[in-house]
About this RNA
A computed fold for a 143-nucleotide RNA from Syntrophomonas sp., annotated as c-di-AMP riboswitch aptamer (ydaO/yuaA leader). The model forms 92% of the base pairs in the Rfam consensus. Its mean pLDDT, the model's own confidence on a scale to 100, is 77.

RNA sequence: AGAUAAUUUUAGCCGAAGCUUCAGCAUGAGGCACGGGGGAACCAUUUUUGGGGCGAGUUUUCUCGAUUUUUAUGGAAUUGAGGAGUAGGGCUACCCAGGCCCGAGCCCGUCAGCUAACCUCGUAGGCGAGAAUGGGAUUAUUU
Numbered sequence: 001a002g003a004u005a006a007u008u009u010u011a012g013c014c015g016a017a018g019c020u021u022c023a024g025c026a027u028g029a030g031g032c033a034c035g036g037g038g039g040a041a042c043c044a045u046u047u048u049u050g051g052g053g054c055g056a057g058u059u060u061u062c063u064c065g066a067u068u069u070u071u072a073u074g075g076a077a078u079u080g081a082g083g084a085g086u087a088g089g090g091c092u093a094c095c096c097a098g099g100c101c102c103g104a105g106c107c108c109g110u111c112a113g114c115u116a117a118c119c120u121c122g123u124a125g126g127c128g129a130g131a132a133u134g135g136g137a138u139u140a141u142u143u
Base pairs, nucleotide, nucleotide: 001143002142003141004140005139006138007137012127013126014125018032019031020030021029022028033123034122035121036120037119038118043113050111051108052107053106054105059085060084061083062082063081064080065079066078067077068076069075070074088102089101090100091099092098094136095135096134097133
C1' cells in the first nucleotide's frame, strides 16, 4: 500500500431510575452510584397579568366549533378538535453525511432567584425484527 471480514440488531433503546447488603417471603430498611428539590453572604429580581417545579417537549400560523365582551357585522380574549411549521430532543448499535421519529404529560398551591454549610426526595415507567444508503475510522487475517 492492496484484498477479505468484522465493529451492526432481544448481548438493544428512551429515561437519573443501576449495583449491592440485611431481614424476610407481604414488603421494608441500609451502603455505593446516578439524578432532582429546598437553603446564606454578595449579586440580582418586582410579587392576580399570580408565581414556580420535573421534562427535549418551547413557540408561530391556518381551518372548523363553542363561550365571553361589544350597538350589529367586524374585532378582541379564552377554549376544544384537526393541519403546516419551529426552539429543542432521540434513533440509525465507532464517527460524519443522509434517512427516520418526538416536539407530551404531570406536579406544588399564593410560595421557593442565585446560593457555601446544611436539609430533603427519587431509583419508575415505556418500547424493540424486512431493517434506505454512502463515505471515513478502528480491529483481525492475508499479500